This is a predicted structure of a 265-nucleotide RNA (Bacterial large signal recognition particle RNA) from a Chloroflexota bacterium. It matches the Rfam family "Bacterial large signal recognition particle RNA". Rfam describes the family as follows. The signal recognition particle (SRP) is a universally conserved ribonucleoprotein involved in the co-translational targeting of proteins to membranes. Rfam links the family to the GO terms SRP-dependent cotranslational protein targeting to membrane, signal sequence recognition and signal recognition particle, plasma membrane targeting. It is recorded under the gene name ffs. Lineage of the source: Bacteria > Bacillati > Chloroflexota.
RNA sequence: UCGUGCUAGACGGGGAGCUAGCGGUGCCCUGUACCCGCAAUCCGCUAUAGCGGGGUCGAAUUCCCUCUCGAGGGUCGUGAUUUGCUGGGACUGUUCGGGUCAAGUGGCGAUGAAAACUGGGUCCUGCGCGGCGGAGACCCACAAACCCCGUCAGGUCCGGGAGGAAGCAGCGGUAAGUGGUCAUCUUCGGGUGCCGCAGGGGCGCCUGGUUGGAGCAGGCUGACCUGAGCAAGCCGGUGGGUCCGAAACGACAGGGGGUGCACGA
Numbered sequence: 001u002c003g004u005g006c007u008a009g010a011c012g013g014g015g016a017g018c019u020a021g022c023g024g025u026g027c028c029c030u031g032u033a034c035c036c037g038c039a040a041u042c043c044g045c046u047a048u049a050g051c052g053g054g055g056u057c058g059a060a061u062u063c064c065c066u067c068u069c070g071a072g073g074g075u076c077g078u079g080a081u082u083u084g085c086u087g088g089g090a091c092u093g094u095u096c097g098g099g100u101c102a103a104g105u106g107g108c109g110a111u112g113a114a115a116a117c118u119g120g121g122u123c124c125u126g127c128g129c130g131g132c133g134g135a136g137a138c139c140c141a142c143a144a145a146c147c148c149c150g151u152c153a154g155g156u157c158c159g160g161g162a163g164g165a166a167g168c169a170g171c172g173g174u175a176a177g178u179g180g181u182c183a184u185c186u187u188c189g190g191g192u193g194c195c196g197c198a199g200g201g202g203c204g205c206c207u208g209g210u211u212g213g214a215g216c217a218g219g220c221u222g223a224c225c226u227g228a229g230c231a232a233g234c235c236g237g238u239g240g241g242u243c244c245g246a247a248a249c250g251a252c253a254g255g256g257g258g259u260g261c262a263c264g265a
Stems, first nucleotide, its partner, number of pairs: 001265006009057003012030004020046005034054005063258006072249001075246003079243010091233002093230009103221003107216002115211008123200006129193002132189006139180004148173004156165003
């Protein structure tokens, strides 16, 4: 060096999860890689950490170590951004209310502002006048079989007579009362009056006068203060998505290195 037979080893690996931990089943990544049985209400083990049975390859393209690359998933970040939920109401914004100012605009003001003085009204009390309503009086009409009046035909009564008396109906009148007129008078009342007189009160409002001689007022805009609301921005909390960054893990791939025993030639 070659041949034969073996042995270690290999025949997939990794991430998250589960677990005291390890491995597996299930999920995901990688990408092609013996078979059978077991297992999420889990299964099997214990630092030599799947177990049981069978098969193939076998010291190298395939095993072992190391370096590089880095699919992928999870972790972390008072990193960015986006979206949902929840709370706040300091600030910005916005809505409504109250106030101050008087810059703008509009209004009142030399046909006289503010202010001062003064009269009247508005308010209260008393008296009066008017109006309205009720009642009464006055006026008109009607109004008593007899128990109202006058006159009383007829009839009746008294009387010798002259004459006298009572008196129904009728006629005329009147009383209580009924109805009417609504002018006048009296009296009472009020959800009564651009009414009069007297007294009081008041300084708020309205109005007149005198003095005065230039402001007044606050409609709209604006500025500021203040109260209440909304919650877009904003602030706090929390969940999700995307991106960025960090440190580990890390498949596949690439580079370098390492690897036993026996016999024969």